[in-house]
Molecule: c-di-AMP riboswitch aptamer (ydaO/yuaA leader)
Organism: soil metagenome
RNA sequence: CGCCGAAUCCGCGCUUGGUGCGGAACGGGGGAACCAAGGUGGCGCAAUGCCACUGGGGCGAACCUUCUCGACCUGAGGAGGCGCGCAAGCUCUUUCAGCGCGAGCCCGUCAGCUAACCCCGUAGGCGGACGAAAGAGA
Numbered sequence: 001c002g003c004c005g006a007a008u009c010c011g012c013g014c015u016u017g018g019u020g021c022g023g024a025a026c027g028g029g030g031g032a033a034c035c036a037a038g039g040u041g042g043c044g045c046a047a048u049g050c051c052a053c054u055g056g057g058g059c060g061a062a063c064c065u066u067c068u069c070g071a072c073c074u075g076a077g078g079a080g081g082c083g084c085g086c087a088a089g090c091u092c093u094u095u096c097a098g099c100g101c102g103a104g105c106c107c108g109u110c111a112g113c114u115a116a117c118c119c120c121g122u123a124g125g126c127g128g129a130c131g132a133a134a135g136a137g138a
Base pairs, nucleotide, nucleotide: 001127002126003125004124008024009023010022011021012020013019014018025122026121027120028119029118030117035112038054039053040052041051042050043049055110056107057106058105059104063081064080065079066078067077068076069075082102083101084100085099086098090137091136092135093134094133095132096131
């Protein structure tokens, strides 16, 4: 000077190399009415039926299908689909091509949507940067 990310800005105080509080902005969760209310297997002509098994949820792009290996599981790798990020001429959007990512963490048997209302966060981690076209704004 830039990048991922909500993770920035301002004010006041104190014991002033630091720390506390508040505001704005950005982000997230809980929370009515109405609406909605799982999956697998079996039985049955069928049903909105019966039986058995299976906990569920949040942040985030970080998911789905299939094949192989392994296993007794929750794993590893391949292929396809889908999602996310980057490119320096100020910003934003779109397309093509290129490069990269698809992790991790939390709640603790509990939460669908959800007006009013209530609660929480403002961290952490990286880079030396390489294209074409269109539109809008400043």